Small-subunit ribosomal RNA from an uncultured organism, 1485 nucleotides, folded computationally. The RNAcentral record of the sequence draws on ENA, Greengenes and SILVA. Its mean pLDDT, the model's own confidence on a scale to 100, is 82.
RNA sequence: AGGGUUUGAUUAUGGCUCAGGAUGAACGCUAGCGGCAGGCUUAAUACAUGCAAGUUGAACGGUAACAGAUCCAGCAAUGGAUGCUGACGAGUGGCGCACGGGUGCGUAACGCGUAUGCAACCUACCUUUAACUGAGGAAUAGCUCCGAGAAAUCGGGAUUAAUCCCUCAUAAUAUUUUUGAAAGGCAUCUUUUAAAAAUUAAAGUUUCGACGGUUAUUGAUGGGCAUGCGUGGCAUUAGUUUGUUGGUGAGGUAACGGCUCACCAAGACAUCGAUGCCUAGGGGGCCUGAGAGGGUGAUCCCCCACACUGGUACUGAGACACGGACCAGACUCCUACGGGAGGCAGCAGUAAGGAAUAUUGGGCAAUGGACGAAAGUCUGACCCAGCCAUGCCGCGUGCAGGAUGACGGCCCUAGUGGUUGUAAACUGCUUUUAUACGGGAAGAAAAGUUCCAACGUGUUGGAAUGUGACUGUACCGUAUGAAUAAGCAUCGGCUAACUCCGUGCCAGCAGCCGCGGUAAUACGGAGGAUGCAAGCGUUAUCCGGAUUCAUUGGGUUUAAAGGGUGCGUAGGCGGAUUGGUAAGUCAGUGGUGAAAUCCUCUCGCUUAACGGGAGAAUUGCCGUUGAUACUAUCAAUCUUGAGUACACUUGAAGUGGGCGGAAUGUGUCAUGUAGCGGUGAAAUGCAUAGAUAUGACACAGAACACCGAUUGCGAAGGCAGCUCACUAAAUUGUAACUGACGCUGAGGCACGAAAGCGUGGGGAGCAAACAGGAUUAGAUACCCUGGUAGUCCACGCUGUAAACGAUGAUCACUAGCUGUUGGCGAUACACUGUCAGCGGCUGAGCGAAAGUAUUAAGUGAUCCACCUGGGGAGUACGAUCGCAAGGUUGAAACUCAAAGGAAUUGACGGGGGCCCGCACAAGCGGAGGAGCAUGUGGUUUAAUUCGAUGAUACGCGAGGAACCUCACCUAGGCUUAAAUGCUUUUUGACCGUCCUGGAAACAGGAUUUCCCUUCGGGGCAAAUUGCAAGGUGCUGCAUGGUUGUCGUCAGCUCGUGCCGUGAGGUGUCGGGUUAAGUCCCAUAACGAGCGCAACCCCUAUUCUUAGUUGCCAUCAGGUAAUGCUGGGAACUCUAAGGAAACUGCCUACGCAAGUAGUGAGGAAGGUGGGGAUGACGUCAAAUCAGCACGGCCCUUACGCCUAGGGCUACACACGUGCUACAAUGGCCAGCAUAGUGGGUUGCUACCUGGUAACAGGAUGCUAAUCUCUAAAUCUGGUCUCAGUUCGGAUUGAAGUCUGCAACUCGACUUCAUGAAGUUGGAUUCGCUAGUAAUCGCGCAUCAGCAAUGGCGCGGUGAAUACGUUCCCGGGCCUUGUACACACCGCCCGUCAAGCCAUGGAAGCUGGGAGUGCCUGAAGUCUGUAACCGCAAGGAGCGGCCUAGGGUAAAACCAGUAACUGGGGCUAAGUCGUAACAAGGUAGCC
Repeated sequence: AGGGUUUGAUUAUGGCUCAGGAUGAACGCUAGCGGCAGGCUUAAUACAUGCAAGUUGAACGGUAACAGAUCCAGCAAUGGAUGCUGACGAGUGGCGCACGGGUGCGUAACGCGUAUGCAACCUACCUUUAACUGAGGAAUAGCUCCGAGAAAUCGGGAUUAAUCCCUCAUAAUAUUUUUGAAAGGCAUCUUUUAAAAAUUAAAGUUUCGACGGUUAUUGAUGGGCAUGCGUGGCAUUAGUUUGUUGGUGAGGUAACGGCUCACCAAGACAUCGAUGCCUAGGGGGCCUGAGAGGGUGAUCCCCCACACUGGUACUGAGACACGGACCAGACUCCUACGGGAGGCAGCAGUAAGGAAUAUUGGGCAAUGGACGAAAGUCUGACCCAGCCAUGCCGCGUGCAGGAUGACGGCCCUAGUGGUUGUAAACUGCUUUUAUACGGGAAGAAAAGUUCCAACGUGUUGGAAUGUGACUGUACCGUAUGAAUAAGCAUCGGCUAACUCCGUGCCAGCAGCCGCGGUAAUACGGAGGAUGCAAGCGUUAUCCGGAUUCAUUGGGUUUAAAGGGUGCGUAGGCGGAUUGGUAAGUCAGUGGUGAAAUCCUCUCGCUUAACGGGAGAAUUGCCGUUGAUACUAUCAAUCUUGAGUACACUUGAAGUGGGCGGAAUGUGUCAUGUAGCGGUGAAAUGCAUAGAUAUGACACAGAACACCGAUUGCGAAGGCAGCUCACUAAAUUGUAACUGACGCUGAGGCACGAAAGCGUGGGGAGCAAACAGGAUUAGAUACCCUGGUAGUCCACGCUGUAAACGAUGAUCACUAGCUGUUGGCGAUACACUGUCAGCGGCUGAGCGAAAGUAUUAAGUGAUCCACCUGGGGAGUACGAUCGCAAGGUUGAAACUCAAAGGAAUUGACGGGGGCCCGCACAAGCGGAGGAGCAUGUGGUUUAAUUCGAUGAUACGCGAGGAACCUCACCUAGGCUUAAAUGCUUUUUGACCGUCCUGGAAACAGGAUUUCCCUUCGGGGCAAAUUGCAAGGUGCUGCAUGGUUGUCGUCAGCUCGUGCCGUGAGGUGUCGGGUUAAGUCCCAUAACGAGCGCAACCCCUAUUCUUAGUUGCCAUCAGGUAAUGCUGGGAACUCUAAGGAAACUGCCUACGCAAGUAGUGAGGAAGGUGGGGAUGACGUCAAAUCAGCACGGCCCUUACGCCUAGGGCUACACACGUGCUACAAUGGCCAGCAUAGUGGGUUGCUACCUGGUAACAGGAUGCUAAUCUCUAAAUCUGGUCUCAGUUCGGAUUGAAGUCUGCAACUCGACUUCAUGAAGUUGGAUUCGCUAGUAAUCGCGCAUCAGCAAUGGCGCGGUGAAUACGUUCCCGGGCCUUGUACACACCGCCCGUCAAGCCAUGGAAGCUGGGAGUGCCUGAAGUCUGUAACCGCAAGGAGCGGCCUAGGGUAAAACCAGUAACUGGGGCUAAGUCGUAACAAGGUAGCC
């Protein structure tokens, strides 16, 4: 100090979350020791038991118990007597019990903190000073006697003491009254002093020293009261108050005071937050933080409050009293039922509650306290110990050497591997700790006792003696021996640390993002690693990070956020000059700011934690002295801010009248006839009862064309025909007047579009609702025809809008260019200047960017308003305004990890522009109908093996399923296996042949019997052991390779530079051009790469070379005929190399690139035609069954062999083809012309046989040599429009061929049979020239063939293209976007289901507070005739007040509730498609 998370990526906004520290903690796992601390945060719930406050005999009467002494009785034991002594139960008196200890209920308050004041006060014990301490009396407890009661306890009689009580005496520096003087102060007054009068005191004990007592006084200590300032939340709490506020008088108090009472007045408090409600003890401090702050108030210290709940007083110096009293209430206990007792929020402890918090311990040795003269007694205060890792601190669990880098574990690319790991073993060393034994503190100073000394009889000093709960503890020494001692969490990123196995969206993890659907570093285990360590993690809470409430230190055009606008109150802020004051401000100084804590230094425990000492700090408050710049205040002055006056000017500024024309509608009349109207197309509607149209006249209401604009005016809303009246404003000019009069503005007041509401008018057009017609799957819409509120006027309400410039008002300053409105300067159409407005563009600056930019979103100042993640929600409740509709104010529970802004790149659009393609159009021929072939789906089956499925599957893998193929089914067999290698052992053959069984495989049997040799053995073969097999089993979503498609579309990128915060852009855009990102021009770009093109092959022309198997013009020979032969090298051809085409030339256009031309030339002309060639990438596209390959799976089977079957099934549906439906044809006869290719297990001439398929002979050819080979065409004939001489399916019969074998299931031939079909619906496919169409031929696979398929070859050989509006696909630019899995996208609402929280609600229940009335304990105060007392006085009775109780009505706050409202959440529910693109009717308020 930052990090993760919104996006495809970016930037900013913004929330969520993490890393740190802390705790009175709790939980999980684990645990060796010590020191120092801490330990019911919950039920101020209830408490068994013990203890926690007594002491004093030197105040008193005394003597129950104990001891001693004396006396008596007794032999003794023992008993009795005497308070005589030590002592002392119970009692009287004194002092204490108001401290110490506990808790945090209440309290939002002078309670606390801080600073002052008391001239308005008290203070026991202690201290200072002064004086006094005389005399007398009456009771009472105890004791004793009697009584009541279960008890607690109480009553009566007799008698008694005191430091108990009472009376008298004396008395002032006390108290009260009156009078006077002086000084001081703070208003009342205070102090000092003088005089007079009145009132009031005491207690004794004694060792004779003293200790006490009374009065007055002083100090100290402790308290009381008052005041300033500070000290929570809510305004959805705005008014509160009747002793209330003040006065006079009285009472009361220690004391002031409405503290209380009587009378008088009507005040007092409050937006600077009264009152009410909720919550809470406050502070020093503690935690955190850089600080400012935020949170907190355990332990320790100070203050307050409380003591079962509520009230009350008594005693006392002090209490309205924790371990006192009285009363009421609740609860518990005892009881003889009559009545009594009690209060752990003291220390232990118990129950309960709870996640959770200890021993019914020891001791007064120390410190402190009470009493006492003292010894001493008491002290759960305190000092110690016990329990608990609750925290902080310290120590240890060993150290050194040791590599075969051991064994084992884990991983692995499998090797002399890596890791665990110097880790272990092993060797040496040490002994903190542990165990055993021994020694052994400090804390202790006193008091007391004894002795001595000084002073003098008692104090002071010295010496000795004397006291330890903890404790035989801390500590020290000796011995033994590595001996007794390591875990927890984590390992995807944040965040240090990685692999294997298991699991398979399961189980589970998770702080956030997110992991898990068969290769999980994220789940579980293991190995390893990392972090911390006697602890480690988790949970909870607080601060931090969070500048995310921003004083330090934020924002508001679009992210959340400027009020709709003005006027204006309080408040805040405020121009220039001078002087005074000194409140703020600044400086010095004094007091205080308790101690502890924090910080610094230092010291003590072995160190540290901890503790002691010293200092600093305590940022604050108060007083005092000074300074006077600024602010403030007082006084005076000024003119520039502001305003006034005068003079013009301007405008759709406002209000109220009057007037006008066009249009529309309606009415009347007229002309006129069949339609009008409306739409995408229609219909509803109007119209022969005369519409629409046209003309004239009349009436009605509303709105004001042109001018008109980027204009003008107004505070905003808003304002538009012309004119009049009234009202307001602004600007300019003059610089005459006032002299800061100003700015802003919480509340408040006023204005405020449209719609809406009320009353009364008005109503032409338009038009919610409504009706009808269309559209549609539906259409409660969009479109059409009608149409009512309303729109208009007057008056009144409403008070909101995307009321927007999404930009509050005011002032000052800061570069320019340009247009325009209204003035001024001037005679001016020239000109430049100036003021006030309204616009555009562009700098600096600002801004996340878009943008803004003197009309700021720049730089500063003042004031107001508003914001703090999204949803829930501008909702609920409450309040308030309104006639209502509704407005204003305005939450929470719950839920999500985002929501949102700007810009970028893509993709998309029923956006735009440009362009291309057999994309459409123009044509030709098909498919879709029939039959058949073939593939697919479906169905069937024992099996119908598997894959391919929009385009980009479906005559596809398959370029050939009868067996084989073969993967499927049925059945029979084999298990190192079908093959190969190595290895162990054995044999010498094995193979083959034959026989038997069998469907075969196979099994059994018979037969047969090897070679070389150095004799060791080797080769070969078989069997056998072991190791390596085999799998068309799964995963194409683990892969390689290959392929399809977009697409032969023109695109896809890079380097450097430049621009941008950045993603990115530029280049690649623009203007032209091209088939093309092809080229040219321009240009912050300049270049380059992969693509395009070219280079390659075929083809079209020609040349050269070569001339066999091809060719034959010329020459010669020969045949029935033929390049048949000699020969030729011309031609064709063959096959090698060249040439040729480049917009090169011309014309036109153009800057160029280039384009156009029935141009020239040329075999070919603008890429000549065709092929090969497929950029970056897309579709998790296809293929594990072509091959290869990771992982998984099977191993007497999912492997292998064999026979048979199946892949060929068949109600049906689809794709691709073939043949047809005929005359451009069929049939018959005749005649002609190709090019690819293939061929020895082959092609076969020719001959013979057969109608033929073919068969039997025979010859040539390993091929430019031999061979396989055309058809349509053409000529002639026939058929004459028919289901035919078309068509050939189907079926029957007979055959041929291949093959081990044609039944399932082959092809071909002949004869016979002769089905559907007469040109094919919606729709759809191919093709732009040697193309379509049509005709045949060849080849691969192959024994044969289901081939009509595929791949090639040639023959014949067209039509059409105006053109780019539309359909489809594509390219470039631009635009919008809420899409990025990218429109097959995203996404909204109702309904249905489950869960959750919440609002309303008839009611029901509970709570606290208040009010009225009734009652009213104890008790203070008060009144009082009967009774008691001599009296003082008391009892009793009455009165006021009051806790509590009862009752009544209303309000408030909670809980709950039938029913009900919306909201949120939830992989695959329903209905539609509202929004995002022009979202298909622009959207929104």
Notes
It matches the Rfam family "Bacterial small subunit ribosomal RNA". Its family is annotated with ribosome and structural constituent of ribosome in the Gene Ontology.